[in-house]
A computed fold for a 71-nucleotide RNA from a Nanobdellota archaeon, annotated as transfer RNA.
């Protein structure tokens, strides 16, 4: 330099173009003499910029980062 893959919550990870879910963590409450465990509830995310579409995590283009291969 070229080609490919990946990027979603603090972390790990789902989602067939049609309400973005879960686990774990975090916060609050209950339970307990206290802690842990357990129960209930809350907040929290689509890497960035555009395009297509009634509608985009999903399709297309570009940028960034990481990884893999070729040279």
């Nucleotide at each position: 330099g070229c080609a490919g893959u990946a990027u979603u919550a603090g972390u790990u990870u789902a989602a067939u173009g049609g309400c973005a879910g879960a686990a774990u963590g975090u916060c609050g409450c209950c339970u307990u003499c206290c802690c842990a465990a357990g129960g209930c509830g809350g907040a929290g995310a689509u890497a960035c910029g555009g395009g297509u579409u009634c509608g985009a995590u999903u399709c297309c283009c570009g940028u960034a980062u990481a990884c893999u291969g070729c040279a």

Taxonomically the source falls in Nanobdellota (Archaea, Nanobdellati).